[in-house]
Molecule: transfer RNA
Organism: Parcubacteria group bacterium Gr01-1014_3
RNA sequence: GGGGUCGUAACUCAACUGGCAGAGUAGCGGUUUUUUAAGCCGAAGGUUGUGGGUUCAAGUCCCACCGGCCCCA
Numbered sequence: 001g002g003g004g005u006c007g008u009a010a011c012u013c014a015a016c017u018g019g020c021a022g023a024g025u026a027g028c029g030g031u032u033u034u035u036u037a038a039g040c041c042g043a044a045g046g047u048u049g050u051g052g053g054u055u056c057a058a059g060u061c062c063c064a065c066c067g068g069c070c071c072c073a
Stems, first nucleotide, its partner, number of pairs: 001072007010025004019056001028042004049065005
């Protein structure tokens, strides 16, 4: 320098053919227990890497850029 792949909650990951962004873990509150842990219940937590484009509608499609990994040179 060229190509591929990935980027979504604090962490690990889903999200079908473009149609209300979700789960587990952690943390927080409650319940249970003499207490802690475990279990159970609940709420909260997101500029979907950044900036544009297409569309009635974009996590998803297109372009550029940034970052991680892999391959080629």